[in-house]
Predicted 3D model of a 521-nucleotide part of an RNA (small-subunit ribosomal RNA, 5' domain) from a Cytophagaceae bacterium. The coordinates come from a structure-prediction model, not an experiment, and the mean pLDDT is 83. Lineage of the source: Bacteria > Bacteroidota > Cytophagia > Cytophagales > Cytophagaceae. It was read from a public genome assembly. It matches the Rfam family "Bacterial small subunit ribosomal RNA". Its family is annotated with ribosome and structural constituent of ribosome in the Gene Ontology.

Context: one part of a larger RNA
RNA sequence: GGAUGAACGCUAGCGGCAGGCCUAAUACAUGCAAGUCGAGGGGCAGCACGGUAGCAAUACUGGUGGCGACCGGCGCACGGGUGCGUAACGCGUAUGCAAUCUACCUUUUACUGGGGGAUAGCCCGGAGAAAUUCGGAUUAAUACCCCAUAGUUUAUGAGGAUGGCAUCGUUUUCAUAAUAAAGAUUUAUCGGUAAGAGAUGAGCAUGCGUUCGAUUAGUUAGUUGGCGAGGUAACGGCUCACCAAGACGAUGAUCGAUAGGGGGUCUGAGAGGAUGAUCCCCCACACUGGUACUGAGAUACGGACCAGACUCCUACGGGAGGCAGCAGUAGGGAAUAUUGGUCAAUGGGCGAGAGCCUGAACCAGCCAUGCCGCGUGCAGGAAGAAGGCCCUCUGGGUUGUAAACUGCUUUUGACAGGGAACAAAGCGUCCAUGCGUGGAUAAAUGAGUGUACCUGUAGAAUAAGCACCGGCUAACUCCGUGCCAGCAGCCGCGGUAAUACGGAGGGUGCAAGCGUUGUCC
Numbered sequence: 001g002g003a004u005g006a007a008c009g010c011u012a013g014c015g016g017c018a019g020g021c022c023u024a025a026u027a028c029a030u031g032c033a034a035g036u037c038g039a040g041g042g043g044c045a046g047c048a049c050g051g052u053a054g055c056a057a058u059a060c061u062g063g064u065g066g067c068g069a070c071c072g073g074c075g076c077a078c079g080g081g082u083g084c085g086u087a088a089c090g091c092g093u094a095u096g097c098a099a100u101c102u103a104c105c106u107u108u109u110a111c112u113g114g115g116g117g118a119u120a121g122c123c124c125g126g127a128g129a130a131a132u133u134c135g136g137a138u139u140a141a142u143a144c145c146c147c148a149u150a151g152u153u154u155a156u157g158a159g160g161a162u163g164g165c166a167u168c169g170u171u172u173u174c175a176u177a178a179u180a181a182a183g184a185u186u187u188a189u190c191g192g193u194a195a196g197a198g199a200u201g202a203g204c205a206u207g208c209g210u211u212c213g214a215u216u217a218g219u220u221a222g223u224u225g226g227c228g229a230g231g232u233a234a235c236g237g238c239u240c241a242c243c244a245a246g247a248c249g250a251u252g253a254u255c256g257a258u259a260g261g262g263g264g265u266c267u268g269a270g271a272g273g274a275u276g277a278u279c280c281c282c283c284a285c286a287c288u289g290g291u292a293c294u295g296a297g298a299u300a301c302g303g304a305c306c307a308g309a310c311u312c313c314u315a316c317g318g319g320a321g322g323c324a325g326c327a328g329u330a331g332g333g334a335a336u337a338u339u340g341g342u343c344a345a346u347g348g349g350c351g352a353g354a355g356c357c358u359g360a361a362c363c364a365g366c367c368a369u370g371c372c373g374c375g376u377g378c379a380g381g382a383a384g385a386a387g388g389c390c391c392u393c394u395g396g397g398u399u400g401u402a403a404a405c406u407g408c409u410u411u412u413g414a415c416a417g418g419g420a421a422c423a424a425a426g427c428g429u430c431c432a433u434g435c436g437u438g439g440a441u442a443a444a445u446g447a448g449u450g451u452a453c454c455u456g457u458a459g460a461a462u463a464a465g466c467a468c469c470g471g472c473u474a475a476c477u478c479c480g481u482g483c484c485a486g487c488a489g490c491c492g493c494g495g496u497a498a499u500a501c502g503g504a505g506g507g508u509g510c511a512a513g514c515g516u517u518g519u520c521c
Stems, first nucleotide, its partner, number of pairs: 001521004006517005013374006019367002021332001026330003030327003035074003040071002043067002047065003050061004081285003090210008100202002105198008113147004123136005153178011183190002211257003218248003223245004228240003260282004264275004287308005310321004338364001340363003346360001347358004377408004387399005414457005422448001428441005465510005470491003476505005486493002
């Protein structure tokens, strides 16, 4: 000098864009953060409409819109948070899988036949303070099960062709065995099953790179390898039985300490050094530890079970909970924000769609935390006014064109008027089309917001501080003090004329900031 997720002191007009618990992965009151589908189902708690009875109050009625709870499907493995752990194939980079899986999506081929038994809900009854739970009767499905069909799938056996990278791969023929399906409806379609290909996502393996300590020198028994079996989507000591005695290590094993990694960021001419906030990719975690279930995918933040600590409820028998989601609270701390608005846009989930949900997201609020921009006026004006300060003191110098005064302007602020873009798709209608789909078109949809922006009105009106002035280092005098009080980044100032302390006048630097402190280069 540059930089900062900064803090502190003094000060403070506005706007744009960004950023905002670095500490206690401490504990959490309250609200919200993942639902959706009635075009899968039985139904009908509540609402509205209709119907029936009735003078009316009202009662009955799934008949219609629709729909609480329930069964079922898809989603909840995304999105969002945090950095505890991890020195590791975790990450980065480059390869491989002839050792693998992949829901939804695209594409191709074939099929979608017949039957059955339950169960939730509803109803009846019981236990319990509650959470919840038990028994009986009855009922449906795109829930579950059985049969049929099966050339391409899978398994086993036999054969041919071809290729390679060792195990082998690809393709083809035959035999045996095994496995499918679901319907809805407005009749337009949407679904379902099997198989092939693609896309996407994931898994695994390997080369190289990846902090410090030798005042850590030896480490290791599933350890290293083999045969076999089990397990997995898949290879593998991944697991197990048996066999062998190996495997790693001064090119630093093991142990200990520290730490999420990268793209990047800061600095520097570069090499390098430091760093990993915001944004993007990967990893790990979700009160602590463990375990699996479901599923295409989890060993699952707002799922389950067990154990533990903590908190809460209790009728003492027993139960409930997990903000490292968004706000917010307490605590810690030098220190870090609102218990805000909207789904209008973008994106996600479900749905045929309308739509619903979305603290993702978009916006607003707070904070000079940073960067950038603008303003606090401009021109004229010498009696060089008054006042202050200084001096060699009837006077001179300086503050200083500074002020007063005259003219002008109105950024900004105030008020008034106008007033966007972000929103054209989807949906509807019409046309074309075998289906996807394409084209045309009416109407509607804005949280931010009457915001940005534009115009006008009056009026210099609403707006300057902070640090420093001995040298380094730009900027000097007077008074007070008298090794005191104090200053100080280093050298050093202060003991009676201190440009170094305190005040004043003047000056210098930067400026809505300035200075100090911490950290990095």